[in-house]
RNA sequence: CCAGACGGUUGGACGGCCGCGCCCGGGCAGUGGGGAAACCCGCCCGGGUGAGGAAAGUCCGGGCUCCACGGAAACACGGUGCCGGCUAACGGCCGGCGGGGGCGACCCCAGGGAAAGUGCCACAGAAAGCAAACCGCCGGGCGCAGGUCCGGUAAGGGUGAAAGGGUGCGGUAAGAGCGCACCGCCUGCCCGGCGACGGGCAGGGCAUGGUAAACCCCACCGGGAGCAAAACCGAAUAGGGACGGUAGCCGCCCCUUUUCUCGCAAGAGGGAGCGGCAGGCGCGUUUCCGCGUCCCGUCCGGGUAGGUUGCGCGAGGCGGCCGGCAACGGCCGUCCCAGAUGAAUGGCCGUCCAUUGCCCGAAAGGGCAGGGACAGAACCCGGCUUACAGACCGUCUGGCCCC
Numbered sequence: 001c002c003a004g005a006c007g008g009u010u011g012g013a014c015g016g017c018c019g020c021g022c023c024c025g026g027g028c029a030g031u032g033g034g035g036a037a038a039c040c041c042g043c044c045c046g047g048g049u050g051a052g053g054a055a056a057g058u059c060c061g062g063g064c065u066c067c068a069c070g071g072a073a074a075c076a077c078g079g080u081g082c083c084g085g086c087u088a089a090c091g092g093c094c095g096g097c098g099g100g101g102g103c104g105a106c107c108c109c110a111g112g113g114a115a116a117g118u119g120c121c122a123c124a125g126a127a128a129g130c131a132a133a134c135c136g137c138c139g140g141g142c143g144c145a146g147g148u149c150c151g152g153u154a155a156g157g158g159u160g161a162a163a164g165g166g167u168g169c170g171g172u173a174a175g176a177g178c179g180c181a182c183c184g185c186c187u188g189c190c191c192g193g194c195g196a197c198g199g200g201c202a203g204g205g206c207a208u209g210g211u212a213a214a215c216c217c218c219a220c221c222g223g224g225a226g227c228a229a230a231a232c233c234g235a236a237u238a239g240g241g242a243c244g245g246u247a248g249c250c251g252c253c254c255c256u257u258u259u260c261u262c263g264c265a266a267g268a269g270g271g272a273g274c275g276g277c278a279g280g281c282g283c284g285u286u287u288c289c290g291c292g293u294c295c296c297g298u299c300c301g302g303g304u305a306g307g308u309u310g311c312g313c314g315a316g317g318c319g320g321c322c323g324g325c326a327a328c329g330g331c332c333g334u335c336c337c338a339g340a341u342g343a344a345u346g347g348c349c350g351u352c353c354a355u356u357g358c359c360c361g362a363a364a365g366g367g368c369a370g371g372g373a374c375a376g377a378a379c380c381c382g383g384c385u386u387a388c389a390g391a392c393c394g395u396c397u398g399g400c401c402c403c
Stems, first nucleotide, its partner, number of pairs: 001399010012352007020050009032041003052374001056385002059383005064226004077222005082096005097111001098109004112217002117215002119211003134157002136153007165183006184206001185204008230309004240300006248277005253271007260263001279294006316335008353372001355370006
């Protein structure tokens, strides 16, 4: 210098003018305004503060709140799934193990159990789990021969994602773990490691195909709903309840009580409980007719609208030291850092910074124009995932060159 791997930071800078949310201080208005109440606050001046690394998706875990619940276990359902550690917890993170990929830095893995059971294995193929003979090879019979019949054979061909260990030598009619060596596999023992696992020795010719993001088995975890949670204050209107008052008639209903033949009975008393008629009031200008409406008062209780809280000191940020490979933990110092609720965090201008397009120039560079990536808090926190223009930093790998 080129090519690459991994990790991290940043997410335009400065200034001027106008504006917005929240907080603080001062002044004016308070014998105030809005509202039934709860509750809220106007104007002027000054000051402070005001989005993110993802505020996003709402996928996982927690805090918090309410509901349910005597404890434990089992069953069902859901989730997680190599080992050890970290953490409030996690499906997260760190460090390892095993497998796979890369020359390498490094990357990827849904990675428990398939000799408990059940199911499935499409197409192709003779045969797909009872193994199996299509071609080929070998032996035998028949035939002059092409060939045909019987048997052996899983070494070769062919099919397939997968065909019952692999390579080699021997062996054989041809073959075959049939025999042997090495590799793989299984079983047992020993050694190392907390463990996943690794290494070694001996034995066994090899049985046990794959699939569990199929049922299932094993181990572990799990009550439900969510800030529109929830708590408090609390109207108007319409329901509910109590008391008091007023009022025509009829029917039904309800309550109390008495009697008997004990029932869905009868009698008596009570009730503004329901319906109808009459009546009152209003409207259509009056009659007729039609429509609408009709107890009154006081008090109590629940809910709704509305208001306040929840709501910003927290598993908090930054710096240093210590422990740990690390995730992380401990100690000390320091800082206070958005809280809206039709929902603020904006707009214009200037200079610069990068950047895109065009033009000029041999180049360095200059000029003009454009727009500054993804995106926008709403109870909070830890993660994961997804989106992201450009710039910068660190560690490492491979290659080339120079000293």

The RNA shown here (Bacterial RNase P class A) has 403 nucleotides and comes from an Alphaproteobacteria bacterium.
It matches the Rfam family "Bacterial RNase P class A". Its family is annotated with dimeric ribonuclease P complex, tRNA processing and ribonuclease P activity in the Gene Ontology. Rfam classes the family as a ribozyme.
Taxonomically the source falls in Alphaproteobacteria (Bacteria, Pseudomonadati, Pseudomonadota).
RNAcentral holds the sequence, with entries from ENA.
The model forms 96% of the base pairs in the Rfam consensus.